[in-house]
This record gives sequence, structure tokens and C1' cells, in this order.
RNA sequence: GCGCGCGUAGCUCAAUUGGCAGAGCGGUCGCCUUAUACGCGAUUGGUUCCAGGUUCAAGUCCUGGCGCG
Repeated sequence: GCGCGCGUAGCUCAAUUGGCAGAGCGGUCGCCUUAUACGCGAUUGGUUCCAGGUUCAAGUCCUGGCGCG
């Protein structure tokens, strides 16, 4: 330099043929316990890497850039 893959919550990852952005872990509060842990319940979470384009509608498609492999 060229080709391919990846980038979504604090972490690990989902999101069907473009149609309300989710789960687990974590954080907080409560229950339980003499207390802690475990367990149980509730709650908390997002500029979907950046800038454009297409579309009624983009995490998803297209172009360029950045980062990682």
C1' cells in the first nucleotide's frame, strides 16, 4: 500500500427482510441475616466511533474519515 472483519450501556454481547435500542453482569434502594455474603424484588442505565447521503423511517443500506484485529 491492497483485501477482509469488527466498532451499540461501566464490562461481555444481542437487535430477523430497514419499522418502539435490549439481555446478562455491574451500580443504587429494599427484603432476608445479629451482621456480611448468598438468595429474592424493584430501580438505574445509550450522541449505536465521527461527518455526510438514500429513505416516510437507518444500529442496519451507500460514501468518506478514525480506531482495533
The RNA shown here (transfer RNA) has 69 nucleotides and comes from Candidatus Campbellbacteria bacterium CG11_big_fil_rev_8_21_14_0_20_44_21. Its Rfam family is "tRNA". Rfam classes the family as a transfer RNA. Its mean pLDDT, the model's own confidence on a scale to 100, is 81. Lineage of the source: Bacteria > Bacteria candidate phyla > Candidatus Campbelliibacteriota.